[in-house]
RNA sequence: GCCACCGUAGCUCAACUGGUAGAGCAGCUGAUUCGUAAUCAGCAGGUUAGCGGUUCAAGUCCGCUCGGUGGCU
Numbered sequence: 001g002c003c004a005c006c007g008u009a010g011c012u013c014a015a016c017u018g019g020u021a022g023a024g025c026a027g028c029u030g031a032u033u034c035g036u037a038a039u040c041a042g043c044a045g046g047u048u049a050g051c052g053g054u055u056c057a058a059g060u061c062c063g064c065u066c067g068g069u070g071g072c073u
Base pairs, nucleotide, nucleotide: 001072002071003070004069005068006067007066010025011024012023013022019056027043028042029041030040031039049065050064051063052062053061
C1' cells in the first nucleotide's frame, strides 16, 4: 500500500431479508436473613464509532472518515 471482517448499555453479545433497540452479568432500590452471600421482585442505564446520502421510515442499505482484528504484498 491492497483486501476482508468488526464497531450497539460499564462488560459479553442479540435485534430473523429496513418497521417502537433487547438479554445475561455488573449497578441501584425493596423483600427474605440475626447479619452477609445466594434467591426473588422492581428500577435505572443507549446521539447503535463519526459525517453525509437513499427511504414515509436506517443499528440494518450506499459513500467517506476514524478505530480494532486478520490476511496479502
Predicted 3D model of a 73-nucleotide RNA (transfer RNA) from a Methanobacteriota archaeon. The coordinates come from a structure-prediction model, not an experiment, and the mean pLDDT is 80. The source organism's lineage runs through Archaea, Methanobacteriati and Methanobacteriota. It matches the Rfam family "tRNA". The family has 954 seed sequences and 5,335,975 matches in Rfam 15.1.